[in-house]
Context: one part of a larger RNA
Molecule: large-subunit ribosomal RNA, domain VI
Organism: Methanoculleus taiwanensis
RNA sequence: UCGGGAGUCUGAGGGUAAGAUGGAAAUAGUACGAGAGGAACUUUCCGUCGUCGCCUCUGGUCGAUCGGUUGUCCGACAGGGCAAUGCCGAGCAGCUACGCGAUAAGGGGUAAAAGCUGAAAGCAUCUAAGCUUGAAACCUGACCUGAAAAGAGACUCCGUUGAGGACAUGGAUAAAAGAUCCGCUUGAUAGGCCUGGGAUGUACGCACGAAGGUAACGACGUGUUCAGUCCGCAGGUACUAACGUCCAAU
Numbered sequence: 001u002c003g004g005g006a007g008u009c010u011g012a013g014g015g016u017a018a019g020a021u022g023g024a025a026a027u028a029g030u031a032c033g034a035g036a037g038g039a040a041c042u043u044u045c046c047g048u049c050g051u052c053g054c055c056u057c058u059g060g061u062c063g064a065u066c067g068g069u070u071g072u073c074c075g076a077c078a079g080g081g082c083a084a085u086g087c088c089g090a091g092c093a094g095c096u097a098c099g100c101g102a103u104a105a106g107g108g109g110u111a112a113a114a115g116c117u118g119a120a121a122g123c124a125u126c127u128a129a130g131c132u133u134g135a136a137a138c139c140u141g142a143c144c145u146g147a148a149a150a151g152a153g154a155c156u157c158c159g160u161u162g163a164g165g166a167c168a169u170g171g172a173u174a175a176a177a178g179a180u181c182c183g184c185u186u187g188a189u190a191g192g193c194c195u196g197g198g199a200u201g202u203a204c205g206c207a208c209g210a211a212g213g214u215a216a217c218g219a220c221g222u223g224u225u226c227a228g229u230c231c232g233c234a235g236g237u238a239c240u241a242a243c244g245u246c247c248a249a250u
Stems, first nucleotide, its partner, number of pairs: 004158006013145004019049008032037001050103005058097004065090005070083005092232001106140003113133004164247004169183004189241003192237005197231004205224005212217001
C1' cells in the first nucleotide's frame, strides 16, 4: 500500500574474490631460420595463494566427562572439599585448520585500433550511406538479496459460522535485549526412562594370594568385571511439563 490476512512468485534495483598466479604435456623439433637454434593461437593435466562453506576422515582444543596421583581437612573405610582445572593421562559433542568440498564455460554491443566495400572528388580514401573485427572495461550469463519498486506489483487460497496474529507456555537449526525458527495433547517440544552409539579403562564390597611381621596387620596382585561411572548424540516411549488468555477486518 486501503475492506482483513496467509502462502507462492515476478524482478526494478542492490550486492558478491563472478578471483589471482605458476608449472607440465600436446600443438612441435612444426612455423621461422643457411645453420645454430626455436615459438604461438588452441586444448588438456597438475599445483600455489586468496575467498566461501563444512566437520566424514586427519590434527588441535575440549574448566562436559572418566581415570591416576601429591599435600591437607571431613576421626578411619567409603565418598568428597581445597590447593592455577592442585598436578598428570585420555577425551565424545561443539568450535576449528594443519583436514574436506566449491570457486565453469559462454553470449551481446562497443573504445582506442585494424580493416572491407565506397562516393563526395572518373583517381585515392576504414566513412559520408553501409559492413567486419576488436578490451581484465560496459550489458548479460552464475550465486545471494530484492514489492517501502509512492507507477508501493501478480497469482492462489482463507476469512466475523473468526482467517490470521499476539501474549503466555515447552524449546532450539536462533540468541546480548528484542528478533528468528519449531512445538503446544489431533503432541515426540524439553526433561525422565529404555535401546543403540560414544568417553574412560576394570568400581565399591567380598574371596584368594602376597614381601614382611610373634601377632594384629599388610603396599600390591588376581577373580567377580569389556566392570563401574558419565554423555550437550541418535532412535523409541506420553511417565512429567507444554495450562491458558486476548486482539482482530474503518